[in-house]
About this RNA
A computed fold for an 89-nucleotide RNA from Paenibacillus sedimenti, annotated as c-di-GMP-I riboswitch aptamer. The prediction has a mean pLDDT of 87. Its Rfam family is "c-di-GMP-I riboswitch aptamer". Rfam describes the family as follows. GEMM was predicted in a large-scale screen for bacterial structured RNA regulatory elements. Taxonomically the source falls in Paenibacillus (Bacteria, Bacillati, Caryophanales, Paenibacillaceae). It was read from a public genome assembly, where an Rfam model found it. The model forms 95% of the base pairs in the Rfam consensus.
RNA sequence: UCUCGAUAAAGGCAAAGCCGGCGAAAGCCGGUGACGCAAAGCUAUAGGGGCUAAAGUGCGAUAGCGCGCAAUGCCAGCCAGCUACCGAA
Numbered sequence: 001u002c003u004c005g006a007u008a009a010a011g012g013c014a015a016a017g018c019c020g021g022c023g024a025a026a027g028c029c030g031g032u033g034a035c036g037c038a039a040a041g042c043u044a045u046a047g048g049g050g051c052u053a054a055a056g057u058g059c060g061a062u063a064g065c066g067c068g069c070a071a072u073g074c075c076a077g078c079c080a081g082c083u084a085c086c087g088a089a
Stems, first nucleotide, its partner, number of pairs: 004087002012037002017032006035077001041082003047079002049075003056069005
């Protein structure tokens, strides 16, 4: 240095739920709370995968409504890429 990850050391992050806010929604922000995480750090049309569908558009319909299409919207705590503390076996 690379791989690897321990009943090590120093620490770190924070799921679900609840409260408040933003958003059409997925989801996000703050508080609380800890399920867990050796990268649960960063990266999202320009690696893959998943979620939502307002506006738009097509069809149907008893104008209100329903169904479909589709993301440059969203998810990195889905895989992945990049970077990184410590140092037992």